The prediction has a mean pLDDT of 80. This is a predicted structure of a 76-nucleotide RNA (c-di-GMP-I-GGC riboswitch aptamer) from Sulfurovum sp. NCBI's taxonomy places the organism under Bacteria, Pseudomonadati, Campylobacterota, Sulfurovaceae, Sulfurovum.
């Protein structure tokens, strides 16, 4: 380079319970681990979802594809 999660130090944290934020999907602390090789980070393109329906509205990157960043590293 590099398939890849085997190994070794490490990282995220679902469901549920719990404080605050927001109409609401949801986002956030803290408990907690289902799982995860990008489950880092970006709504681009499909999709799901929300509302006081703006039509130039908003969530979800932990659903799928792209694009971007990076650790480790057997085998070749």
């Nucleotide at each position: 380079u590099g398939a890849g999660a085997a190994a070794a130090g490490g990282c995220c944290a679902a469901a549920c319970u719990u404080g605050c934020u927001g109409u609401g999907a949801a986002g956030u602390g803290a408990g907690g681990a289902c799982g995860g090789a990008a489950a880092g980070c970006c709504a681009c393109g499909g999709g799901u979802c929300u509302c006081c329906u703006g039509c130039u509205a908003g969530a979800c990157a932990g659903c799928c594809g792209g694009g971007u960043u990076a650790c480790c590293c057997a085998a070749a």